[in-house]
Molecule: Bacterial RNase P class A
C1' cells in the first nucleotide's frame, strides 16, 4: 500500500423568533426550568410492581440441555471445552440419549438395517467342439445407484473371494497412568473384529415454570335507581322572581337528610431507579465491591416542532501556489471561491434486564494476510 477480521463510538452545533406538554413563582401579564431514542421499535424471552389462587406432593402442560463462572433473573453474558470453516486474525454450532422401547430414511438402486447380487468373477453341468450361449451353485474383490451400501490399506489364503487369517490405521467397549474444579486432554493394554442416520418424530433422563396483566390495582365520587328517618298535601313541605322581609305565582305517593354499593368524572399508582458518570479495588472475562457525585419527560387523543442566519459536514465545477506542517526515507496532509444540499433508521405512554430487526453519513481502535520501501 491493499485485501481483511473484531470491538466500540457520534446520529449535526451555537443563538434568534414563534408555538406544543409537565414543574414552579405571580392577582395577572408573563417569568424561570425540564422535555426522545440507539435502537424509544418488534412484544420474542427474563424479572420488579399489582390482584387472584396456593398445607405439602403428585399428573397434565411447556420451557431449557457441552463444561465452569455472572445475574434479581433469563432462551441473554463471559471464559473454556468439543466437531465444523478459513493461510490468518478469526467465525459457524436448536452442542443430553439413537444397545430403554416404538418409528422414519424420499429419488435412484439388485439391496436402506441384523440387507442385498444388476453387471462382473469363479465353478459344475447341458447344447453342436468351444473362450459364446443356457441352467444350478459359489462370492462380494471391480463396476454401477444413493446423502448414506454392514470399516480402511497393504498382504496370507482361494476355484473366485471374504476379518477366514495377519500387519498398521480409524472407530466402539472395559480396565488403567497422568494432568485439569470440570467439559475434556495425552498414553497404555485387553477384547469380540464392526456395531449406518434422524430425538426442530414419538420417547426417556436432568433441571426450571401457578394464572393475569397498569384498561394490574386502589382511592373519591355527580345523575338515576335502592334503603332509612324526618316534614307536608287549601292548618301548605318545598321551589322560581329576590341580598333579605313582605307580596305573588307554581306546587303533591312530593320535598328535605343520611346510609351502603357504586356508572359518568377526577385522582393516586407515576418515575429516584437491580439508575448514570468519575476514581479506587477484586477478577482473564463477564460482573462485583466500596467511596464520591448528579437528577434527567411523566402526557391520557396522547407535548418534543416550524422559520432564520453563523459555523462545520457533504457533493460538484472553476482558480491559485509550489509555499507550508508531519516522517530517518519511500510518502501523505493542507486553499479560495460559487451553486445544491443537512438527510438515515425511526418517536416514549408503569419501570428494568436481555434478544432480534431497522439504520443516510461518518469516526476510533486492536489484529490477521500479501507486497513495497528504509
Nucleotide at each position: 500500500u491493499g485485501a481483511g477480521u473484531c470491538g466500540g463510538c457520534u446520529g449535526g452545533g451555537c443563538g434568534g423568533u414563534c408555538g406544543c406538554g409537565g414543574g414552579u413563582c405571580g392577582c395577572a401579564a408573563g417569568g424561570c426550568u425540564c422535555g426522545a431514542g440507539g435502537a424509544a421499535c418488534g412484544u420474542c424471552c427474563g424479572g420488579g410492581c399489582u390482584c387472584c389462587g396456593c398445607a405439602g406432593g403428585g399428573c397434565a402442560g411447556g420451557g431449557c440441555g457441552g463444561u465452569g463462572g455472572g445475574u434479581a433473573a433469563c432462551a441473554c453474558c463471559c471464559a473454556c471445552c468439543c466437531g465444523g470453516g478459513g493461510u490468518g486474525a478469526c467465525c459457524c454450532g436448536c452442542g443430553g440419549g439413537a444397545c430403554a422401547g416404538u418409528g422414519c430414511c424420499a429419488c435412484a438402486g439388485a439391496g436402506a438395517a441384523c440387507a442385498g447380487a444388476c453387471c462382473g468373477c469363479c465353478g459344475a453341468c447341458c447344447c453342436u467342439c468351444g473362450u459364446a450361449g443356457g441352467u444350478c451353485g459359489g462370492u462380494a474383490a471391480g463396476g454401477g445407484u444413493g446423502a448414506a451400501a454392514c470399516g480402511g490399506u497393504g498382504g496370507u489364503g482361494u476355484a473366485a473371494g471374504a476379518g477366514a487369517c495377519c500387519a498398521c490405521c480409524a472407530g466402539c467397549g472395559c480396565c488403567u497412568a497422568g494432568g485439569g474444579u470440570g467439559a475434556c486432554c495425552u498414553g497404555g493394554g485387553c477384547g469380540g473384529c464392526u456395531c449406518g442416520g434422524c430425538a426442530a418424530a414419538c420417547c426417556c433422563c436432568g433441571c426450571c415454570c401457578g394464572g393475569a396483566g397498569c384498561a394490574a390495582g386502589g382511592c373519591c365520587a355527580a345523575g338515576c335507581a335502592g334503603g332509612a328517618g324526618g316534614c307536608g298535601u287549601u292548618u301548605g313541605a318545598g321551589g322560581g322572581c329576590u341580598g333579605c322581609c313582605c307580596g305573588u305565582c307554581c306546587g303533591a305517593u312530593g320535598c328535605c337528610u343520611c346510609c351502603g354499593g357504586g356508572u359518568a368524572g377526577g385522582c393516586c399508582g407515576c418515575u429516584u431507579g437491580a439508575g448514570g458518570c468519575g476514581c479506587g479495588u477484586g477478577g482473564c472475562a463477564a460482573c462485583g465491591c466500596g467511596c464520591g457525585u448528579c437528577c434527567u419527560a411523566g402526557a391520557u387523543g396522547g407535548a418534543u416542532g416550524g422559520c432564520c442566519g453563523c459555523c462545520g459536514c457533504c457533493g460538484c465545477g472553476c482558480c491559485a501556489a509550489g509555499a507550508c506542517g508531519g516522517g530517518c526515507a519511500a510518502c501523505c496532509g493542507u486553499g479560495g471561491u460559487g451553486c445544491g444540499g443537512c438527510a438515515a433508521c425511526a418517536g416514549a405512554a408503569c419501570c428494568c434486564g436481555g434478544c432480534g430487526u431497522a439504520c443516510a453519513a461518518g469516526c476510533c481502535g486492536a489484529c490477521u494476510c500479501a507486497u513495497c520501501c528504509g